Large-subunit ribosomal RNA, domain II from a Candidatus Woesebacteria bacterium, 692 nucleotides, folded computationally. Its Rfam family is "Bacterial large subunit ribosomal RNA". Its mean pLDDT, the model's own confidence on a scale to 100, is 85. The RNAcentral record of the full RNA draws on ENA.

[in-house]
Context: one part of a larger RNA
RNA sequence: ACCGGCGAGUUAUUGUGUGUUGUACGUGUAAGCAGUGUCCCUGCGAACGCAAAGUGAAAGCGAGGCUGAAUAGGCCGACUUUUACAGCACAUGGUAGACCCGAAACCGAGUGAGCUAACCAUGAGCAGGAUGAAGUCACCGUAACAGGUGACGGAGGUCCGAACCGGUGUAUGUUGCAAGAUGCUCGGAUGACUUGUGGUUAGGGGUAAUAUGCCAAUCGAACUCGGAGAUAGCUGGUUCUCCCCGAAAUAUAUUUAGGUAUAGGCUCCAACGUUAAGUGACAGGGGUAGAGCACUGGAUGGAUCGCAGGGGCGCAAGCUCUUGCUUCUAACCAAACUCCGAAUACUGUCAUGUAUUGUUGGGGACUCAGUACGCGGGAGCUAAGUUCCGCGGGCAAAAGGGAAACAUCCCAGAUCAUCGUCUAAGGUCUCUAAUUUUUGUUUAGUGGGAAAGGAAGUGUAUUUUCUCAGACACCUAGGAGGUCGGCUCAGAAGCAGCCAUCCUUGAAAGAAAGCGUAACAGCUCACUAGCCGAGAAGAUAUGCGCCAAAAAUUCAACGAGGCUCAAACAAAAAACCGAAGACAUGGAUUUUUUCCCGCAUUUAUGCGGGAGGGAGUGGUAGGGGAGUGCUCUGACAGCAGUGAAGGUGAACCGGGAGGUUUGCUGGAGCGGUCAGAGGUACGGAUGCCGGU
Numbered sequence: 001a002c003c004g005g006c007g008a009g010u011u012a013u014u015g016u017g018u019g020u021u022g023u024a025c026g027u028g029u030a031a032g033c034a035g036u037g038u039c040c041c042u043g044c045g046a047a048c049g050c051a052a053a054g055u056g057a058a059a060g061c062g063a064g065g066c067u068g069a070a071u072a073g074g075c076c077g078a079c080u081u082u083u084a085c086a087g088c089a090c091a092u093g094g095u096a097g098a099c100c101c102g103a104a105a106c107c108g109a110g111u112g113a114g115c116u117a118a119c120c121a122u123g124a125g126c127a128g129g130a131u132g133a134a135g136u137c138a139c140c141g142u143a144a145c146a147g148g149u150g151a152c153g154g155a156g157g158u159c160c161g162a163a164c165c166g167g168u169g170u171a172u173g174u175u176g177c178a179a180g181a182u183g184c185u186c187g188g189a190u191g192a193c194u195u196g197u198g199g200u201u202a203g204g205g206g207u208a209a210u211a212u213g214c215c216a217a218u219c220g221a222a223c224u225c226g227g228a229g230a231u232a233g234c235u236g237g238u239u240c241u242c243c244c245c246g247a248a249a250u251a252u253a254u255u256u257a258g259g260u261a262u263a264g265g266c267u268c269c270a271a272c273g274u275u276a277a278g279u280g281a282c283a284g285g286g287g288u289a290g291a292g293c294a295c296u297g298g299a300u301g302g303a304u305c306g307c308a309g310g311g312g313c314g315c316a317a318g319c320u321c322u323u324g325c326u327u328c329u330a331a332c333c334a335a336a337c338u339c340c341g342a343a344u345a346c347u348g349u350c351a352u353g354u355a356u357u358g359u360u361g362g363g364g365a366c367u368c369a370g371u372a373c374g375c376g377g378g379a380g381c382u383a384a385g386u387u388c389c390g391c392g393g394g395c396a397a398a399a400g401g402g403a404a405a406c407a408u409c410c411c412a413g414a415u416c417a418u419c420g421u422c423u424a425a426g427g428u429c430u431c432u433a434a435u436u437u438u439u440g441u442u443u444a445g446u447g448g449g450a451a452a453g454g455a456a457g458u459g460u461a462u463u464u465u466c467u468c469a470g471a472c473a474c475c476u477a478g479g480a481g482g483u484c485g486g487c488u489c490a491g492a493a494g495c496a497g498c499c500a501u502c503c504u505u506g507a508a509a510g511a512a513a514g515c516g517u518a519a520c521a522g523c524u525c526a527c528u529a530g531c532c533g534a535g536a537a538g539a540u541a542u543g544c545g546c547c548a549a550a551a552a553u554u555c556a557a558c559g560a561g562g563c564u565c566a567a568a569c570a571a572a573a574a575a576c577c578g579a580a581g582a583c584a585u586g587g588a589u590u591u592u593u594u595c596c597c598g599c600a601u602u603u604a605u606g607c608g609g610g611a612g613g614g615a616g617u618g619g620u621a622g623g624g625g626a627g628u629g630c631u632c633u634g635a636c637a638g639c640a641g642u643g644a645a646g647g648u649g650a651a652c653c654g655g656g657a658g659g660u661u662u663g664c665u666g667g668a669g670c671g672g673u674c675a676g677a678g679g680u681a682c683g684g685a686u687g688c689c690g691g692u
Base pairs, nucleotide, nucleotide: 001692002691003690004689005688006687011096012095013094014093015092016091017090018089019088020087021086022085023084024083026050027049028048032044033043034042035041054061055060064076065075066074067073099237100236102234106227107226108225109224110223111222117201118200119199120198121197122196123195124194125193126191128160129159130158131156135152136151137150138149139148140147164188165187166186169184170183171182172181203219205215206214207213212221240627241626242625243624244623245622250263251262252261253260254259264367265366266364267363268362269361270360271359272358278352279351280350281349282348283347284346290340291338292337296334297333298332300330301329302328303327306325307324308323309322310321311320312319313318370395371394373392374391375390376389377388378387379386400411401410402409415587416586417585418584420583421582422581426577427576428575429561430560431559435574436573437572438571439570440569441568447563453547454546457544458543459542460541461540462539463538464537465536466535475530476529477528478527480504481503482502485499486498487497510525513524514523515522588617589616590615591614592613593612594611595610596609597608598607599606600605628681630678631677632676633675634674635673636672638670639669646665647664648663649662650661651660652659653658
């Protein structure tokens, strides 16, 4: 891991609710007693419980009571009318382990120092080598000491190094040789050394050269058993089927924030009986969007003869420049500005609206982590798949079609069947169901990712100027004279710079727009004529394109192939495809309504069955309803060696859980109907036990 078996809302008691049964001129017995068919049986038993009257703190009074001075008022009752008690079943609350498994811990009583820590008593062990303290002796030395030299001597938590004790570094080992070892290396090795045997100290404790170390592979408090099924607002698990309805992730409070209570939202029952949502009309209040500047503030330009101040010039008068305030004027800004002011929304009334509507009372819950998207906002960077509110439809709890794939987007809400039909979103070259036509645009594979900005890309519209008295472009020719204007300058001649910028001829020609020279020269231009012969040059708006455009595993920014009068884009037309949508046909089921039949009746009515019509039948948590199957018990009727249960195939029946028949196997018990009782259904719990 798989398979098999086991495995989780029970029981007692006490409330509440619903259903049902009995009694009611209340109801029920408990202990106990008696009887008997010896049985969870029958009878007796009214102590006691609930009810039958309330009220007051109470004495008490009593259909009234209390308060009070009160015959007042107020509060609680009686009356009106309805129920009371007991049993059973189901649902749910309390108390108990209370659906099951699961702590770390706490307490009690014991067991441990054969491991280890420390200590006590008594024993044992330490190859070999090195160093050479004190002291002593001899000699030298001193006045005597001191001191020196040599020999003897043999001290030491001395040195080197085996046994022994340890465990430094590293490698191996890591299902090991080993739940701490092995190899090499390393520390101590006469000492605070090591070690044998016997003994002592015990868990709120001991022991400890303190490491929170050790106290039997266990130590921030040992182990064993018990309290004990500790507690667990936490995690996990909780076993058959079908049908009806169907949430919440919010408010308030909380030693509260992943819990809970009440409310909100769901469900079931009962009562009321048109009340709901929505729609229409009418009547309302408002200060949002917008707008505005009349207030409060902000903020720009201009004017100002008014007021206040400053600078410059001036003897002064005054002139001029400038700043602030005021006033005027023009154009603006505001969540905490408003002279104004919607749409919606909200409230009310009247109509309409009749549906799994609404309201009230009661039983049962679940929910209190939400989420993306669109819209209105706050926070943030007008950042976030961000965060916090409000409104909305979704997902959650929703399958189907589209978006290549894709909870949240678009379309659309799956009762079942059909090789029937029509559509939605989205599509119609092939993959891939379905397409053609018309008029344009785009050449960028734009389409099929992106900005500011840039550009004789190209289409459309509007507009300005020039133009057969000849435009625009090319070409031919002219482009002159006074004059080298004056000044400046080494020079300055159209063309370094400064000043001026005229006149003449003429068709036209600047005291020169550019190149050029040291300065000239030279080449163009403006301007003019000729040639040519029909449009030319701009501006604005707009459609579609271009550049801007760099990323990390080939293509990788159309799903792919591939696509250019398109298979792209714009406009239009006519078709088609396309879903679990709609329709068609048939079936199932819920509910409502109409009708029919039967039964019971207190007429009304209730129950059961059938037929027709209408509306429904996605669903998590959860509420409600109806069933299937297992074991045992009672009653009744049965099956079985002519083959029970069980196993394994097949066919059939039922909406399903399931059931029936039958072949083979098996070899001794088993089921049916109606009731009753539960140790009653397994895939999950890192479930438990066994097998493989």